[in-house]
RNA sequence: GCGGAAUUGGCGUAAUGGUUAACGCAGGAAUCUUAUACAUUCAAGAUUGUUGGUUCGAAUCCAGCAUUCCGCA
Numbered sequence: 001g002c003g004g005a006a007u008u009g010g011c012g013u014a015a016u017g018g019u020u021a022a023c024g025c026a027g028g029a030a031u032c033u034u035a036u037a038c039a040u041u042c043a044a045g046a047u048u049g050u051u052g053g054u055u056c057g058a059a060u061c062c063a064g065c066a067u068u069c070c071g072c073a
Stems, first nucleotide, its partner, number of pairs: 001072007010025004018056001028042004049065005
C1' cells in the first nucleotide's frame, strides 16, 4: 500500500428496517444471618465508535473517518 472482519451499559454477548435496544456477569439496595457467604427480590446503568447519506422510520442499509484484529504484498 491492497483486501477482509469487528466496534452496542463497567465486562461478555443478543436484537428480521417498525412498541420501551434484551440476557448473563460485576457493582448498588432490601429480605435472610450475630456477621459474612449462599439464596430470593428490587432498582439503576446505553446518545448502539464517529460524521454524513438513504428511508415515513436505521444498532441494522450506503459512504467517509477513527481504533483493534487477520490475510496479502
Molecule: transfer RNA
Organism: Clostridia bacterium